[in-house]
The part of an RNA shown here (large-subunit ribosomal RNA, half B) has 1183 nucleotides and comes from a Candidatus Woesearchaeota archaeon. Its Rfam family is "Archaeal large subunit ribosomal RNA". Gene Ontology terms of the family: structural constituent of ribosome and ribosome.
Context: one part of a larger RNA
RNA sequence: UCUAAUUGAGGGAAUUCGGCAAAUUAGCCCCGUACCUUCGGUAUAAGGGGUCCCUGCAAUCGUAUUCGCACGAGUGCGAUCGCAGGGCUCAGUGACAAAGACGGUCCGACUGUUUAACAAAAACUUAACUGACUGCUAGCCUGCAAAGGUGCGUAUAGUCGGUGAUAUCUGCCCAGUGUCAGUACCUAAAACCUCUUUUCAAGGAGGCUAAGGGCUGGUAAACGGCGGGGGUAACUAUAACUCUCUUAAGGUAGCGUAAUACCUUGCCGAUUUAAUGUCGGCUUGCAUGAAUGGUAUAACGAGAUCGUCGCUGUCCCCAAUUAGAACCCUCCGAAAAUUCUUUCCUGGUGCAAAAGCCAGGGAUCUCCAGCGGGAAGUAAAGACCCCGUGAAACUUUACUGUAGCCUGUAGCUGUGAUGUGGGCCCUGAUGUGCAGUGUAGGUGGGAGUCGCUAAAGCUUAGACGCUAGUUUAAGUGUAGACGCCGAUGAGACACCACCCUUCAGAACCUACGUCACUUACUGAGAGACUCAGGACAACUAUAGGUGGACAGUUUGGCUGGGGUGGCACUCUACUGAAAAGAUAUCAGUAGAGCCCAAUGGUUGGCUCAGACGGGUCGGAAAUCCGUUGCAGAGUGCAAGAGCAAAAGCCAGCCUGACUGGAUUCUGACUAAUAAGGGAUCCAGAGAAGAAAUUCUGGUCUAGCGAACCCCUAUGCCUUCUUGAUGAGGGCUAGGUAUGACAGAAAAGUUACUCCGGGGAUAACAGAGUUGUCGCGCCCGAGAGUUCGUAUCGACGGCGCGGCUUGCUACAUCGAUGUCGGCUCUUCCUAUCCUGGCCGUGCACAAGCGGCCAAGGGUGGGGGUGUUCACCCAUUAAAAGGGAUCGUGAGCUGGGUUCAGAACGCUGUGAGGCAGUUUGUUUAAUAUCUGCUGGAGAUGUAGGAUAUCUGAAAGGAAGGAUCCUUUAGUACGAGAGGAACGAGGACUCGGGGCCUCUGGUCCACCGGUUAUCUGACAAGGUAGGCCGGGCAGCUACGCCCCAAGGGAUAAGUGCUGAAAGCAUCUAAGCACGAAGCUCACCUUGAAAAGAGAUAUCAUGGAGCGCGGGUAGAAGACCCGUUUGAUGGGACCGGUGUGUACGCAUCAAGCUGCGGCGAGAUGUUCAGCAUGCGGUUUCCAACAG
Repeated sequence: UCUAAUUGAGGGAAUUCGGCAAAUUAGCCCCGUACCUUCGGUAUAAGGGGUCCCUGCAAUCGUAUUCGCACGAGUGCGAUCGCAGGGCUCAGUGACAAAGACGGUCCGACUGUUUAACAAAAACUUAACUGACUGCUAGCCUGCAAAGGUGCGUAUAGUCGGUGAUAUCUGCCCAGUGUCAGUACCUAAAACCUCUUUUCAAGGAGGCUAAGGGCUGGUAAACGGCGGGGGUAACUAUAACUCUCUUAAGGUAGCGUAAUACCUUGCCGAUUUAAUGUCGGCUUGCAUGAAUGGUAUAACGAGAUCGUCGCUGUCCCCAAUUAGAACCCUCCGAAAAUUCUUUCCUGGUGCAAAAGCCAGGGAUCUCCAGCGGGAAGUAAAGACCCCGUGAAACUUUACUGUAGCCUGUAGCUGUGAUGUGGGCCCUGAUGUGCAGUGUAGGUGGGAGUCGCUAAAGCUUAGACGCUAGUUUAAGUGUAGACGCCGAUGAGACACCACCCUUCAGAACCUACGUCACUUACUGAGAGACUCAGGACAACUAUAGGUGGACAGUUUGGCUGGGGUGGCACUCUACUGAAAAGAUAUCAGUAGAGCCCAAUGGUUGGCUCAGACGGGUCGGAAAUCCGUUGCAGAGUGCAAGAGCAAAAGCCAGCCUGACUGGAUUCUGACUAAUAAGGGAUCCAGAGAAGAAAUUCUGGUCUAGCGAACCCCUAUGCCUUCUUGAUGAGGGCUAGGUAUGACAGAAAAGUUACUCCGGGGAUAACAGAGUUGUCGCGCCCGAGAGUUCGUAUCGACGGCGCGGCUUGCUACAUCGAUGUCGGCUCUUCCUAUCCUGGCCGUGCACAAGCGGCCAAGGGUGGGGGUGUUCACCCAUUAAAAGGGAUCGUGAGCUGGGUUCAGAACGCUGUGAGGCAGUUUGUUUAAUAUCUGCUGGAGAUGUAGGAUAUCUGAAAGGAAGGAUCCUUUAGUACGAGAGGAACGAGGACUCGGGGCCUCUGGUCCACCGGUUAUCUGACAAGGUAGGCCGGGCAGCUACGCCCCAAGGGAUAAGUGCUGAAAGCAUCUAAGCACGAAGCUCACCUUGAAAAGAGAUAUCAUGGAGCGCGGGUAGAAGACCCGUUUGAUGGGACCGGUGUGUACGCAUCAAGCUGCGGCGAGAUGUUCAGCAUGCGGUUUCCAACAG
């Protein structure tokens, strides 16, 4: 010194972020209990009283026994309980055990749960409310599937969300997103159908069509959202009222500076001496608000916060004690760390923060105990920041996919009916231009065909119809009816064959709708010739939709860190650019991403802007005339360069703004390319001009884009048996764009994070700088009645400091711990006080300003994490700064700055916020150096014992105030009102001490609890608790802490020249401060210049032994028989408080023998004694 404990005077939270920690309280019985309330609670509310021992009596109960049995009574023993009397103590739940209480607010209703090892909470859960899905082969979940769970449950059930008891309520918005429903129409894939490519096929086109989408509605206890401006009332203010813009709707009831309010410490009130706190109000609410629930709320809470009482070592201000460490001895004995070393201080230097370099100083060597300033100490390839064409996790309306789900089609897949389509085939019909008897489908054959199996005709009915008629069926009828020929006409008819248009019917195939069936398939069942479902479903394949449920990825660069912003990312002009060329910055000034069929080519002509003079309306300026006019105009657009019979302006005719090729310049200095841009030339075909000539766009420098894919070409080549204005492929030319512009196809979050790196790059601190900041100086407009400078000082100028804030990015990212407080030290002065002076708009007093001066001092509280600032009461004063914003191997951990959680705001979301709120692990045994102390050794030319000197070092050893006196004096009209000097007190600081006071006191004494030794006595254990307490140690107690000398500062003077004066100065002399120095106290011959004196030599020291005025170990001091050193004994003092035993008394009881807490006497007893004294009984012997 630490750890764990105990006690504490006076004060009582002044401590601190905060009563953290500790203390208080405590069991049981009785009394008594408020607000509030969901009437249950709150409640052990709060607040009081009792509690032990002895004696007696009563009651209840158990049991044994007696009375003759029972009722009952008596007696004995026991249990519980009540009352009374008598006692003792500081104290009777005497130890142990055992709530501090109350009030206000926030949050969450409650009990419960949670981050094993930094978060226990306001988070989660919860009952309750509410929404959605689900009729059972359900829904939901797991699984590829089989299968399984919910559940062998069945809507009073199960699953998935939201809110979160209860009370009271839950407003408006369906525009967006989602979801549900509907949907005439639009859109929409494959299959299918049709068409097409001469055929086939691939391919192409079209049609039909499901889910989905469009479209129409519903839905907010779905995701979510819920405005602005102006005017108006007879004081002002405000606005019931009104105007206007606008929305899907514009925030209702409530609540409100809040866990939400930036400004903000809002304003008012209460609380306090003082309140960034808390509570109550107000409320313009940055950015409250209604099941993302609003508001209120009893009870509950190891939740957050404020207050009051009690209580206390939290504090003023620390002290003592105990146990264990540390320390000393013996034995055993790690780890981390370790480039080297002969391992100092200060200043400087240096990659800007050095033990090692430079300079100066210091320094003989070694050990021990401590402290923790330094080794930018150890530990961990910094977690913050940036970077990486790093990673991971998460999100989503990033990109690309996948499962799943929805839907179509095909297969498994069969039968039948019916309706509506389609196809094919058959049958039957159908077919009117004109002419023609007539309603002539086409072509061919054809001279016969049909008919009692009933012709013609007639009746009825049906169909068609061009209204002429045709045709079918039934009946009747009973033997003929047609054709060829002729006429008409493009075509001629009976009959036969093939075919066309249209229609009808039947069969077959097929699609869709509906209804059935059962055998596939499915379910149930032990099973059945069973039941249920059924060609659906399931399954398989394919197609469309949906699809962060899942997966893989991306999410640019520059950058005075990064982000935000910007584009300095492509191109142009000028400046920068330093007279070759080249040349950077998020340097400066400006631009381009076009325009023009004329604003181009050519030929010819003309001269501009302005000024002056003149001229109708006509003005400064219109058009006209004249003079002058190197350009002051114009040139499509920036700037620069250029340009006058033009490159400007006007007109004529044109298209050279053409095709192909080459060289070269630029792009891109040096120094390699691309695209792009330009210049020159050649060839062709042209334009203008009489011609020479000019013309490959715009006077020159900006106006732009690779490959792949795709498109265009009556370009070229080639393939497809030929051809084609076809198709495919290639080439050439052109087009569509990449502006991050030499060109990936691409969104976010990470505080849950990770890896690799960086001091190439930020935050802290340092360094540099000093705009800013702070402090001076110069000038002196002004004010100060007058008067620049008693005091204040504008506009300006010049500095210093390195405290603020910036800038820079030099050191540190294989880590230099970051705000504030506490503790402790030192330095500076630009001085707040104290000291000495000067000026004053200084009478005194009190001030104001300045000079010297850093010796000492500069305090206590309130709210706030605060530094700071504000406030309260004091004070001589409550100065400012530095030391890595001194100080975390010293403490704290309130703030900031990890992981949890909430509010507001923001974001679709993951998440985010120099916004708020609550919670949240602070490592360690010290090697070196340094410092504080303690020892040893050597040296000091022999050794030793004493006594000194004093170089040097340290100290503040004192600082301040108040009172009395001087003195109601000086001064002053008065009011007021000093000083020199003297004395005393107080406070802060320093040193010492323990007589007193107080604390402590495991020396000790006493009381008492529980328990043990059978009881008493006497003891043990919990230091049991409680009351005292000597010595010692201590503060809260006591004592002491000057005057003076010397030299000076500012300043005041004397004499006195330079400068015949003046002058404190130049020579000379004298004063003058808490400051310097001496004095005073302490250390100090290791002061290397190592000192001096005296004494000893028969020397001195050490060890040993007994010890303590001393002490961690060493050391120091005393004693050692010629001895009181320690122990013992005795005496005294001191502490405690009256011992045991005996005697007497004692409330009462008694069986008369006694029992009995306790009291009195013996007895200031007994016990103890680290103190004083006496005494050689024991040990200090021997060496």